[in-house]
Context: one part of a larger RNA
RNA sequence: CUGGGCGUAAAGCGCGCGUAGGCUGUUGCGUAAGUCAGGGGUGAAAUCCCACGGCUCAACCGUGGAACUGCCCUUGAUACUGCGCGACUUGAAUCCGGGAGAGGGUGGCGGAAUUCCAGGUGUAGGAGUGAAAUCCGUAGAUAUCUGGAGGAACACCAGUGGCGAAGGCGGCCACCUGGACCGGUAUUGACGCUGAGGUGCGAAAGCGUGGGGAGCAAACAGGAUUAGAUACCCUGGUAGUCCACGCUGUAAACGAUGGAUGCUAGAUGUUGGGGAGUAAUCCUCAGUGUCACAGUUAACACGUUAAGCAUCCCGCCUGGGGAGUACGGUCGCAAGGCUGAAACUC
Numbered sequence: 001c002u003g004g005g006c007g008u009a010a011a012g013c014g015c016g017c018g019u020a021g022g023c024u025g026u027u028g029c030g031u032a033a034g035u036c037a038g039g040g041g042u043g044a045a046a047u048c049c050c051a052c053g054g055c056u057c058a059a060c061c062g063u064g065g066a067a068c069u070g071c072c073c074u075u076g077a078u079a080c081u082g083c084g085c086g087a088c089u090u091g092a093a094u095c096c097g098g099g100a101g102a103g104g105g106u107g108g109c110g111g112a113a114u115u116c117c118a119g120g121u122g123u124a125g126g127a128g129u130g131a132a133a134u135c136c137g138u139a140g141a142u143a144u145c146u147g148g149a150g151g152a153a154c155a156c157c158a159g160u161g162g163c164g165a166a167g168g169c170g171g172c173c174a175c176c177u178g179g180a181c182c183g184g185u186a187u188u189g190a191c192g193c194u195g196a197g198g199u200g201c202g203a204a205a206g207c208g209u210g211g212g213g214a215g216c217a218a219a220c221a222g223g224a225u226u227a228g229a230u231a232c233c234c235u236g237g238u239a240g241u242c243c244a245c246g247c248u249g250u251a252a253a254c255g256a257u258g259g260a261u262g263c264u265a266g267a268u269g270u271u272g273g274g275g276a277g278u279a280a281u282c283c284u285c286a287g288u289g290u291c292a293c294a295g296u297u298a299a300c301a302c303g304u305u306a307a308g309c310a311u312c313c314c315g316c317c318u319g320g321g322g323a324g325u326a327c328g329g330u331c332g333c334a335a336g337g338c339u340g341a342a343a344c345u346c
Base pairs, nucleotide, nucleotide: 004317005316006315007300008299012314014201015200016199017198021194022193023192025088026087027086028085029084030083031082033081034080035077036076037075038074039073040072041071042070049065050064051063052062053061054060091191092188093187094186095184096183097182098181103177104176105175106174107173108172109171110154115149116148117147118146119145120144121143125136126135162169163168206247207246208245209244210243211242215241216240220236221235222234223233258313259312260311261310262309263308266291267290268289269288270287271286272285273284274283275282276281295302296301319346320345321344328339329338330337331336
């Protein structure tokens, strides 16, 4: 490279947007570049192959043929691809009317609880554990009542429920704002799919500057446990956790399953629409679960939300260790990220 693969064996980029490129619905006409057919030219010789022949054979050599799978010219064909022009509506988008939602951003508000402060009542304990101790408390704790401060998170509702491309999103209200869905078939008329590079978003932890700091809590200190205990348990406790702005760019970023389109039995639950019916219920579109036919799979399992049957585009894999290391490059304030070997070894 060809081939074969990528849920769990190696392998789907964490997720979008999108450039180049690749691929691209139905139909008519034209063209004839690709494509196909006929004819012609060329494709040196040698080599290879076939036949015959010459050295006693062979290697070697000679003669003839075939071949040189290619390129060019020309005459045609027009199904498919391309190109040009025209038409279409089912793909796509727009419009109108609806309802659903923890989708995003900003500001404000609320109650419960923890902690702290002040005051009242009140007295000897409290806290903690397997048991204890460190710890708090007669300078009045714990408990209880009143008032206040402050930060963070929003019990019940709550659901294999909803929304979002993913990360993720949950008290209430207002404002700003994105997307999806259903119904109407009104408009455009292929405007589409994918997407190397590129660009944006991206949990937690971490970093920079400035705030904030109730609870929790790496590090750290003490008490226990233990042979030891740099742990598990307990008492404390700083970064951090929170906010603003900037950086980092990773994850078991998981459905360990890239995106798009079409096709291939059903049953049952549930969310949001639409239709029929007085109702029970039925039909239908979009989502989300469970089971299961055909089929697939090494098995497990998957099974209209495919891992089935196909097409298009991208990414990735090619024995284990060495190693996601070294070197180089590039990005980053750093931590480190991305790219990513070899020797050697089994």

Overview:
RNAcentral holds the full RNA, with entries from ENA. Small-subunit ribosomal RNA, central domain from an uncultured bacterium, 346 nucleotides, folded computationally. Rfam family: Bacterial small subunit ribosomal RNA.